[in-house]
Molecule: RNase P RNA; transfer RNA
Organism: soil metagenome
Parts: sequence; structure tokens; C1' cells
RNA sequence: AGUUAGCUAAACAGUCGCUGUUUUUUAUUAAACAGAGGAAAGUCCGGGCUCUAACGGGCAACGUGCCAGGUAACGCCUGGGAGGCGCGAGCCUACGGAAAGUGCCACAGAAAAUAUACCGCCUAGGGUGCAUACCUUAGGUAAGGGUGAAAUGGUGCGGUAAGAGCGCACCGCGCUAUUGGCAACAAUAGUGGCAGGGUAAACCCCACGUGGAGCAAGACCAAAUAGAGACCCAUGCAGUGUAAGCUGUCAACGUGUGGCCCACACGGGGUUUGGGUAGGUCGCUUAAGGGGUAUGGUGACAUACUUCUCAGAUGAAUGACUGUUCUUUGACAGAACCCGGCUUAUCGGCUGGCUCCU
RNA sequence: GCGGGAUUGGCCGAAUGGCUUAGGCGCUGGACUGUGAAUCCAGCCACGAGAGUUCGAUUCUCUCAUCUCGCCCCA
Repeated sequence: AGUUAGCUAAACAGUCGCUGUUUUUUAUUAAACAGAGGAAAGUCCGGGCUCUAACGGGCAACGUGCCAGGUAACGCCUGGGAGGCGCGAGCCUACGGAAAGUGCCACAGAAAAUAUACCGCCUAGGGUGCAUACCUUAGGUAAGGGUGAAAUGGUGCGGUAAGAGCGCACCGCGCUAUUGGCAACAAUAGUGGCAGGGUAAACCCCACGUGGAGCAAGACCAAAUAGAGACCCAUGCAGUGUAAGCUGUCAACGUGUGGCCCACACGGGGUUUGGGUAGGUCGCUUAAGGGGUAUGGUGACAUACUUCUCAGAUGAAUGACUGUUCUUUGACAGAACCCGGCUUAUCGGCUGGCUCCU
Repeated sequence: GCGGGAUUGGCCGAAUGGCUUAGGCGCUGGACUGUGAAUCCAGCCACGAGAGUUCGAUUCUCUCAUCUCGCCCCA
């Protein structure tokens, strides 16, 4: 100078106040104890929990995408492979399939994908010319030029009328076999002259996964109002009955937590006007929880033992002032059902490992 | 708190991944008129920000920012 893994997020004392729990007095006082974060944030993923049909079936849709493992699960993490960047420590990667099919590739260019030939190079015929040359016709060619983001393997030698994987060597690519590895993949040997350029964060194919909604979920108590009006859809069939209606049934229709079908249950459903309450309890914080030790594992992590209880509000607490000290005015920022991740914001300070330069 | 949607000149608003992003209102200048309005001509002003995919991004993907809508009971 860099790289990587972590820790911390001013400290102490006093006074006044706020929220919760417990205890004691008592009918509202007092005391004790506890009181934001690494991201509480964004709400980008995954799960718990609750309701919904009892974990129902299929299609569509959406998501993920090298391999193996971890985990409650994941788009996260760990280890490995391949590719790329860096002198290096190390870092980054939406990293399946373009030979299943379809689409697109503007402009330029001969041609943007069933191939093809503008200039050029070469051969033959004809014409002009003293002539190396020029013009024209027929054919060969893709080395060179030119276009483009991208042009049908690359370099070299041979070869040829000129050329060309036409032949050879090396590199690259495809296929086959063997060996190593759980695998991704790698190495070696043989073989094919080489075939179809790009795009899948275009449709799509393959593999795997996902039902939907969310604590304003949901349960209970209490209160109030008009369980009221308007419009629209549906109101089938059979039995009984004078009728209203009742019972049965589910072919149709409608509803049942959010695309469709089947299946299951139920018999009304939708839109809108209007009216009412702005109360309480639970859910609510003991949890895939934190700390320590040991063991297994490269590691993520797992197992066993031991120990601790660490905010729970509902206009929503976690603050203000004074003094001392410091790296000297202390960044980003404030829980709201709870966890595991990711991403973004962040003044600084400290510790360990490793690399490069002097 | 939870869940949807949107962002293109000063305002409204369109777009197949492909020319310098339409159009209307507005603004500026000119013409017309004795002057003004209307009309005609010309001009100015944009893809919320940053990355990625692609030859190429307003459009596709990710991250961030801003704005906006819905949520209780009668039912």
C1' cells in the first nucleotide's frame, strides 16, 4: 500500500420524567427490577403461526437453474468445478439447452443463414493493340480488399492455373474409450477434416419447486345502527299442499380467499347508497432463543451437557438537564406477530490472518 | 403495519428492443393587422437515479428513490 475474517457504535455519576412486570400498602400511592439495532430500514426472498375444503386432483401461471452438502425452508450459506479479473493475497459470475421447433438480427453489405460473389485472383474462347495490356463471353476460386456488433475454424508449411482441410504439423472443436472423482469436471489415448453465426434478462424445451390470503390474519366479550333501500344475475326438476310454503335432489346456475376445469360442501350471489362504532381481552413474545464447554465435520453446521430469561406499546415508552473524562461534540438510524437470509445506509475506533513494495 | 399500482418536456399523453421519442395545450421568434385575438410558418424544452443482459434499452432484469390506492361493523 492492499486483501480478508470479526468486534465496537462514547463512558461514568447525579436530578427530573416515560413504558412494562412483580411485591406491598391500599383504591392509588410507594419500592425493586427491566427497557431498541447492526441494520429495528427496504419489504426483495424463505419459514413458523392463523383463516380458507379435511394437507383433494389436473392445467395454466410464476419462480429457480454448474456439482455436492448444510438447513424448518430459501433465490441464503459452505465446499468443489468451469470461465473471467488481479504481480499477488484474493475477488467476480442469471454458469442447463441454439443439433426439438418458432421468431428476431435495424443501417451497411454479394450474402445475416436451404447460403452466396461487389472489387479482386486464375483458365479458356472472341475482339482491339507492336506489346507486358485493355474490353467482352463462359467457367474456376474464396487467399486478399471492402461492409458490419457479428461472415462459415486459427497459425505455418506443402500444394495448385489461381485457390481451398485439398494434404500435413500444432492449437481449438466434435465423437468414442480408459483412468481419477459421489458428481460437476479433469487427464490420457484414439478418431472425424470441421458440420448448424448470435440471441433463451425472445417465445420455448428440460429438471426441480410453489394452492390462496395475511396479526388491519384470527378468536372472544361489550356497545351502537336501519341484519334498511336501489340496481343487476340466478331462482331448475320431483314429491306434498287450495295456496303461501315445506321436503328431497344436483343435470344446470350461483357462492365457498383472489386464473380455469374436475371433485367436495352450501343455496342465494354481486354492485352501490345509507347507517353505526372509533371500547376491552387474547393472539404477544420461552423462541427452529442466547452464552459456555466437549465431540464429529475441511467448512456451513450438527449432537450432548450446563447455564440464562433478555422491550412488548396501541397516539404508541426507551427521554431531558447538569458535571467529569475521551479517539473532542459521537455516523447511519427508532421495535409493532415472530424467526432465517439478502440488499441498501453508516463518522470513526480496535483485533487476528495473509499478500505486494521499500 | 400489510398488500397493489405508477414515474416520458412547464402540463396531459402515445410507443413492436432499431432513424434525432409521436401528438395536443403551453413558451419564444417571425408573418398577417392601424393594434390585439384567431390563423399560418419556424424554433426550444423529456424517457425518476444507478448497474447488468444485448451489436443496440423508454421498453427486458436487479438495486435504490419518489408518488399514489386499498384495509373495521351492519354484511